The prediction has a mean pLDDT of 82. The part of an RNA shown here (large-subunit ribosomal RNA, domain IV) has 339 nucleotides and comes from a Candidatus Staskawiczbacteria bacterium.

Context: one part of a larger RNA
RNA sequence: CUCUUUAAGGAACUAGGCAAACAAGUGGACGUAAGUUCGCAAUAUGUCCUGCCCUUUUUCGCAAGAAAAAGGGCCGCAGCUACUGUCUCUCUACCGACUGUUUAUCAAAAACACAGCUCCCUGCUAACUCGCAAGAGGAUGUAUAGGGGGUGAGGCCUGACCAGUGCUGGAAUGUUAAGUUUGGGAGUCCAAGCCGCAAGGUUUGGGCCCACUGAAUGAAGCACCAGUGAACGUCGGCGAUAACUAUAAUCGUCCAAAGGUAGCGUAAUCCCUUGCCGGGUAAGUUCCGGCCCGCAUGAAUGGCUUAACGAGUGGAGAACUGUCUCAAAGAGGCGCCCG
Numbered sequence: 001c002u003c004u005u006u007a008a009g010g011a012a013c014u015a016g017g018c019a020a021a022c023a024a025g026u027g028g029a030c031g032u033a034a035g036u037u038c039g040c041a042a043u044a045u046g047u048c049c050u051g052c053c054c055u056u057u058u059u060c061g062c063a064a065g066a067a068a069a070a071g072g073g074c075c076g077c078a079g080c081u082a083c084u085g086u087c088u089c090u091c092u093a094c095c096g097a098c099u100g101u102u103u104a105u106c107a108a109a110a111a112c113a114c115a116g117c118u119c120c121c122u123g124c125u126a127a128c129u130c131g132c133a134a135g136a137g138g139a140u141g142u143a144u145a146g147g148g149g150g151u152g153a154g155g156c157c158u159g160a161c162c163a164g165u166g167c168u169g170g171a172a173u174g175u176u177a178a179g180u181u182u183g184g185g186a187g188u189c190c191a192a193g194c195c196g197c198a199a200g201g202u203u204u205g206g207g208c209c210c211a212c213u214g215a216a217u218g219a220a221g222c223a224c225c226a227g228u229g230a231a232c233g234u235c236g237g238c239g240a241u242a243a244c245u246a247u248a249a250u251c252g253u254c255c256a257a258a259g260g261u262a263g264c265g266u267a268a269u270c271c272c273u274u275g276c277c278g279g280g281u282a283a284g285u286u287c288c289g290g291c292c293c294g295c296a297u298g299a300a301u302g303g304c305u306u307a308a309c310g311a312g313u314g315g316a317g318a319a320c321u322g323u324c325u326c327a328a329a330g331a332g333g334c335g336c337c338c339g
Base pairs, nucleotide, nucleotide: 001332002331003330004329005328006327008325009324012323017320027049028048029047030046035040037153051074052073053072054071055070056069057068058067059066060065075079080085088318089317090316091315092314093313094312095310096309100112101111116151117150118149119148120147121146122145128137129136130135154305155304156303157302159235160234161233164232165231166228167227168226169225170224173223174222175221179217180216181215182214183213184212185210187208188207189206190205191204192203193202194201195200236254237253238252239251240250263297264294275291276290277289278288279287
């Protein structure tokens, strides 16, 4: 290290019955609770039987034969006799409806998916995706279709707020780009005039034109006006008040878009906290049932509940045991030492 056995006790071990052990038929007969979506739960739980030989009867069958029942007998410690193969069970709570999927090689789960529900987009050369494009998928489909987001069977439900952000719609006004038009100014060319001997300077008019500048015009967008929550989200303070006290149905006031509705609640959410009461135990920071001033619950980021299901998580029990009190003996093996 791998096994075997163990007095008395029997989970006192431990984070946890981990591991081990016990019992135990996916054989027959009987019988089976709560709950329930009436399908299940369920092999619930539980009780009994089992070999071989003989006799009789019954049923089925044309027969061969098969099955069942009743009675008697034989052997053994033991009759599913060995081997093989083969469920531990019960109560309760949480989470997830379920079967399924996942971190190949530390996580199988309450995570993902799911059917169902819902919102948005899309009228077909569809939306969307890939590609520079051609083109392809979508689809040889056509809104009972396709794509995307959220939620996650079923049951009962899904409250208030459109102020902010987003999205959808609207178009009067404001703002707003390039562009276009037109001035100012600069440059250059031409013509003419004036000054000058000339070089040149200057004025007027015209053409062209500009990294300068004014004005007009100029779309979407934004501002603006509405709508929209199973869009992102948000869902209050303070002070008084009832004929004991306490509490506050009630009142006042401030703020806000609106002030959290139904439910659930010390919770997979509660800091204080081992909250308080009850149950279970001799004794219970866990557990279950209640309570609620919820540090910081709450309604498809779904709320509450729910039969069935789960190598899920917590608590309790029966049975069983070397897990333990508390260790002992034995078998085989690895390593090391000695020979």

Its Rfam family is "Bacterial large subunit ribosomal RNA".